[in-house]
RNA sequence: GAGUCGGCCGGGCAGUCGCUGCACCUCGUGUGUGGAGGAAAGUCCGGGCUCCGCAGGGCAGGGUGCCAGGUAACGCCUGGGCGGCGAGAGCCGACGGAAAGUGCCGCAGAAAAGAUACCGCCGAUGGCCCUCUCACGGGAGGGUACAGGUAAGGGUGAAAAGGUGCGGUAAGAGCGCACCGCGCGGGUGGUAACACGCCGCGGCAGGGUAAACCCCACCCGGAGCAAGACCAAAUAGGGGAACAGGCGGCUUCGGCCGCCGCGUGUGGCCCGCACGGUUCCCGGGUAGGUCGCUCGAGGCGCGCGGUGACGUGCGUCCCAGAUGAAUGACUGUCCUUGACAGAACCCGGCUUACAGGCCGGCUC
Numbered sequence: 001g002a003g004u005c006g007g008c009c010g011g012g013c014a015g016u017c018g019c020u021g022c023a024c025c026u027c028g029u030g031u032g033u034g035g036a037g038g039a040a041a042g043u044c045c046g047g048g049c050u051c052c053g054c055a056g057g058g059c060a061g062g063g064u065g066c067c068a069g070g071u072a073a074c075g076c077c078u079g080g081g082c083g084g085c086g087a088g089a090g091c092c093g094a095c096g097g098a099a100a101g102u103g104c105c106g107c108a109g110a111a112a113a114g115a116u117a118c119c120g121c122c123g124a125u126g127g128c129c130c131u132c133u134c135a136c137g138g139g140a141g142g143g144u145a146c147a148g149g150u151a152a153g154g155g156u157g158a159a160a161a162g163g164u165g166c167g168g169u170a171a172g173a174g175c176g177c178a179c180c181g182c183g184c185g186g187g188u189g190g191u192a193a194c195a196c197g198c199c200g201c202g203g204c205a206g207g208g209u210a211a212a213c214c215c216c217a218c219c220c221g222g223a224g225c226a227a228g229a230c231c232a233a234a235u236a237g238g239g240g241a242a243c244a245g246g247c248g249g250c251u252u253c254g255g256c257c258g259c260c261g262c263g264u265g266u267g268g269c270c271c272g273c274a275c276g277g278u279u280c281c282c283g284g285g286u287a288g289g290u291c292g293c294u295c296g297a298g299g300c301g302c303g304c305g306g307u308g309a310c311g312u313g314c315g316u317c318c319c320a321g322a323u324g325a326a327u328g329a330c331u332g333u334c335c336u337u338g339a340c341a342g343a344a345c346c347c348g349g350c351u352u353a354c355a356g357g358c359c360g361g362c363u364c
Stems, first nucleotide, its partner, number of pairs: 001364009011334007019035006025028001037340001041351002044349005049224004061220005066080005081095001082093004096215002101213002103209003118154002120150003125147002127144007162180006181204001182202005187196003228291004238282006245260006262276005298317008335338001
């Protein structure tokens, strides 16, 4: 200098005036004190908490997917394995199963999956033609590419039925052999994934695709702080109780029985029909209020255990809690001119956004 990984900061200071939580008192619109983030964001995972549901199990549906560990839990993190990229530090990977079944594979190409032959190669064997020879049965040589053989080579494609070499052959081919690769069994190392310049067997399963259906293993009850709990008006409505007069008869003078009876509307009026009182109590709901609400899987420091994620012990600190919803405005000053963005029940993650700056490890 170039690169790579990790951590941190995210304008500072002062003054004035405001907003808001809490505490205190001399209750004044007083004093003191706290007042956004690393992502408060996306609401994508996981948990706490709350209510509902639930004997247990299964189906459906959804999710996760190398191994081990961490954790309250996770799709997160740590360490390891394997594969890929990089000269390296390091980075990336939905990374179980395609020798269970089904489906799909554009274009090109002969052929895209228990295969085929376009150009080639061969034509040993059989056919046809020519020549030579003969003891007339045949034999030898040459040609042709008709039958046929082949999958080496070319060509197509992202991908074409293991690779290289030697042998072999008419030409070829795991046809045979050696090495490499592959599969199966064993051994060794490792908790495991997996590894091995170990041993044996098999000429060799047979393309790709599972963010296609599917198979295998494991996990998952639903809804969410407008969850939910408590207090509780006015008005309306629900349930219950009590409360009103006149006349007549009977009477054992305590009462008992019978009849009638109010207002408003409709209507010319009557009958009829419809509606209707006051007081108190009970219970449910609404407005409104209180709680939930911020002390928590909490922060910081040190020690111990662990490669690490993390765990644990001691000490210390209290750090927004609003509900039309505060966290601001102005001025001065300094510097390196200040990005992305703002809580709303709370945590653990992931992802995304981010001007500029600082520190450390490592590589070339």
A computed fold for a 364-nucleotide RNA from uncultured Thiohalomonas sp., annotated as Bacterial RNase P class A.
The source organism's lineage runs through Bacteria, Pseudomonadati, Pseudomonadota, Thiohalomonadales and Thiohalomonas.
Rfam family: Bacterial RNase P class A. It is annotated as a ribozyme.